[in-house]
RNA sequence: AGAUUUCACGCGGGAGAGGCCGGCCGCAAGGCCGGAGCCGAAGGCGCAACCGCCCCGGAAACGCUCAGGCAAAAGAACCGCGCGAGGUUU
Numbered sequence: 001a002g003a004u005u006u007c008a009c010g011c012g013g014g015a016g017a018g019g020c021c022g023g024c025c026g027c028a029a030g031g032c033c034g035g036a037g038c039c040g041a042a043g044g045c046g047c048a049a050c051c052g053c054c055c056c057g058g059a060a061a062c063g064c065u066c067a068g069g070c071a072a073a074a075g076a077a078c079c080g081c082g083c084g085a086g087g088u089u090u
Stems, first nucleotide, its partner, number of pairs: 001090007009082005020035006037070003043066001044064003050058003
């Protein structure tokens, strides 16, 4: 210096499902409580394809919906770019 990989940060993209019903407070915006209905791509949990150093571990975009979400906003797995710090390797 190159390749690859992990994490953090910044920028861009980023789906799904109701602006539901009832009650209370409030001038209003809005807030609180209750009720069923629904979504999965924060997180969490579960099975396991698969993987490994095979004792045992690691494991999903699959499943569950505890949490979160169902106008907008925010958030959002994942992808791309930038940048910083590590690992492996040439």
Glycine riboswitch aptamer from Methylocystis heyeri, 90 nucleotides, folded computationally. Lineage of the source: Bacteria > Pseudomonadati > Pseudomonadota > Methylocystaceae > Methylocystis. The prediction has a mean pLDDT of 79.